[in-house]
Context: one part of a larger RNA
Formats: sequence, structure tokens, C1' cells
RNA sequence: CUGGGCGUAAAGGGAGUGUAGGUGGAAAGGUAAGUUAAAAGUUUAAUUUACGGGCUUAACCCGUAAUCUGCUUCUAAUACUGCUUUUCUUGAGUAUGGGAGAGGGCGAUGGAAUUCCAGGUGUAGCGGUGGAAUGCGUAGAUAUCUGGAAGAACACCAGUUGCGAAGGCGGUCGCCUGGCCCAAUACUGACACUGAGGCUCGAAAGCUAGGGGAGCAAACAGGAUUAGAUACCCUGGUAGUCCUAGCCUUAAACGAUGGAUACUAGAUGCUGGAAGGGUUAUUCUUUUCAGGGUCGGAGCUAACGUAUUAAGUAUCCCGCCUGGGAAGUACGCUCGCAAGGGUGAAACUC
Repeated sequence: CUGGGCGUAAAGGGAGUGUAGGUGGAAAGGUAAGUUAAAAGUUUAAUUUACGGGCUUAACCCGUAAUCUGCUUCUAAUACUGCUUUUCUUGAGUAUGGGAGAGGGCGAUGGAAUUCCAGGUGUAGCGGUGGAAUGCGUAGAUAUCUGGAAGAACACCAGUUGCGAAGGCGGUCGCCUGGCCCAAUACUGACACUGAGGCUCGAAAGCUAGGGGAGCAAACAGGAUUAGAUACCCUGGUAGUCCUAGCCUUAAACGAUGGAUACUAGAUGCUGGAAGGGUUAUUCUUUUCAGGGUCGGAGCUAACGUAUUAAGUAUCCCGCCUGGGAAGUACGCUCGCAAGGGUGAAACUC
């Protein structure tokens, strides 16, 4: 390379957008590039095969023919693909009317709790644990009441709930804003799918500068435990956690399952619409579209399991895998302020 694969054995890129490229709906005409068929030419020799011949035979050698695949020219065919012209509406999109939502950004604001400060009441303990001690407290703590300050997070609602491409998003209100769903018509007329590079987003931790700092809490200190205890437990406690601006770009970034399209038994909850029937009405019920769960059949699977949200049946495009260790290391390149990230071997060894 071929072939086989990627939920759990090695293997789906963290996610999107989109360039090149690859692939691509229905009908008709043209063309004849690919394609198919016929013919001609060419395709060194040796080798190989068949036949004949020469060395006593064989190996070996010689002759003739065949085989081989490609290329060129020409003729013909037009199903499929390509190119081109015309047309279509089912894919895709636009317009109209509704709908749900923790989707995003900015601003304002609320209550509970916590800590601190001031004052009142009040007196000897409080706190903490398996039990203790460190710690706090007669300079009046803990408890309780009143007032004030600060920062962070939003109990209940809350749900296999909802929204978002993923990361993720949860008090309330306002402004700005993205996407999605449903219904019925009208319009455009394949405008589509995927996507190497590129670009953008990307939890937490970490970094730079300036703020902020209640609680929590790496590091650190002390008290315990223990043979020891650089831990688990306790008392403290600094970075950090929060905000603004800019970096970092990694995660078990997981559904460990790339995206798109079509098809393939059912059952039963939930969410958002629409239509019909019954009902005064609450509401009940049937159908249908979109989403999100559980169970389950065929099929698939090494099994587990999966099963219209496929890991089934197919097509298209991308990414990735090829024994374990060495190693996600070394070297080089590149990105970064740094930490480090991306790319990514080999010797050797089993």
C1' cells in the first nucleotide's frame, strides 16, 4: 500500500464557521471528455509458453509463433458520469402569522445567610472531636436584641425539565441581541452536504496590570492521630476564588459514540406547537410536527449491550488507529510573558 477497523480492546479532531478539494435532486435537448465496442500502428532483446531444430541425453543453445500491458490514430454507440442549454419543485433558503426557553451582552435592583463594627442585656465559659488539644474568653467572649458596613452566592420553584455548536447557562426587572419550533400560503429555483489548511469560541487551574476581598481555601503554621504521619481529623491562614482589560488553549472537553441524508416493529411518560372530536367550562380524547427520556423486537455485537436520538441497512465527506514499554519523551520547527501547548521519532527492550 491493500485489507480491516474507531461506545468499553489501539483509534472520533473539545466545538463551530468556512477556503481549496471531494460528493451531489427531477425532466428534456446538444456534445462525446470519461466509458463501451471494432479496426490499424506501435509496445528493444533476453525471460515465459507452444512447436520445430542443434550439442550422445539433459541442463544449455538456435529458429518460428504466441502471450503481456500501455500508448497513438480512426470509426461507431450514448445507458451512466462530465460539460453545455432549457425547464421543474420535493432538497435548501426568503417573506407572513404565532410560540417556548437557566441562549448571549450591558445596566439596575431584592431578600435570606455569613463575617466584621458600634451599642444594650448578661456571666463563665465558648469552640471543636472518636476522644482531646491548639484557638477564643473576666481587657466581658459564646448566647440574645438593635443599628450599620462589606463581599460572594442566589434556598423553595427544580423536574431523566428547558436553552445553547461545544465549553456551558439558574434571584428579580429593563434595554440590546443570536438561534430554534409550529401553521398556512407566496417567492427564489439545487442556491446543497462535507470540509485539508485558515479563522473564531473554548470549564477549571495558571499568568500580566489595576481594583476588590465576606465566606471558602492550595501553600504555610500550630494541635492531634501514629512506630513514623511532610496525610486523613481539628484551630488558624496567604495566593486564589470575585470585577475590568489582556494572555493561556488544556480536561474522564464523555454519550469515552464526527457531520449530513434516506429507509427499517412496537410500548410508555415528559417538553413546545398545530389540527379535529366531545364538553357550559376546568378539561378529556384522536391525529400530526419538533425535541428530550425509559423499556423492548428484528438486525448488529467478542460479549456487555445498542435498538427511528442505532452501535441496524446504505451513500457522501472529514478526522483517527496498526503490539507493550521507552514516550506524548528527545531533537527540530512553531505558539506563549512564563507555566507550558501543538507537531512528534529512534536506539534499546519484552
Overview: Model confidence (mean pLDDT): 87 of 100. Predicted 3D model of a 350-nucleotide part of an RNA (small-subunit ribosomal RNA, central domain) from a metagenome.